RNA sequence: AAAAGCAAAUAGCAAAACUAGAGUGAUUUAGUGACGCAAAGCUAUAGGGUCUUAGAUAAGAUAGCCAGUUGCCUUA
Repeated sequence: AAAAGCAAAUAGCAAAACUAGAGUGAUUUAGUGACGCAAAGCUAUAGGGUCUUAGAUAAGAUAGCCAGUUGCCUUA
């Protein structure tokens, strides 16, 4: 370096639910809260999937579905 993460350490994120706000909706923002996560960091002007729509050859949502990309610790 690559690969791996069953051990350890240091940090980090935060599902469901509830409360308040935004949206027709998927969903999202803030707070409480922790189900989990070795990328649950970032990316939805590259790709597939799924979901939504009062206006559907379109517009949108989802990165905690796969993916792309960057990166910390360790080598038990």

c-di-GMP-I riboswitch aptamer, 76 nucleotides, folded computationally.